[in-house]
RNA sequence: UGCUCAGUAGCUCGGUUGGCAGAGCGCCCGGCUGUUACCCGGGAGGUCGCAGGUUCGAUCCCUGCCUGAGCAG
Numbered sequence: 001u002g003c004u005c006a007g008u009a010g011c012u013c014g015g016u017u018g019g020c021a022g023a024g025c026g027c028c029c030g031g032c033u034g035u036u037a038c039c040c041g042g043g044a045g046g047u048c049g050c051a052g053g054u055u056c057g058a059u060c061c062c063u064g065c066c067u068g069a070g071c072a073g
Base pairs, nucleotide, nucleotide: 001072002071003070004069005068006067007066010025011024012023013022019056027043028042029041030040031039049065050064051063052062053061
């Protein structure tokens, strides 16, 4: 320098041929229990890496950039 892959909740990840953004764990509150844990119920938490473009509408399609991993030189 080029190519490929990845970037979504605190963490690990899913997501739809473009149409309301989700799960598990964690966190908070409550129930249960003599207490804790387990278990049960509820809740908070997201500019979907950044900036443009296309579109009535973009996490999704296109372009550039940033970060990480791999490969080639």
The RNA shown here (transfer RNA) has 73 nucleotides and comes from Marmoricola sp. The RNAcentral record of the sequence draws on ENA. Its Rfam family is "tRNA". It is annotated as a transfer RNA. The coordinates come from a structure-prediction model, not an experiment, and the mean pLDDT is 81.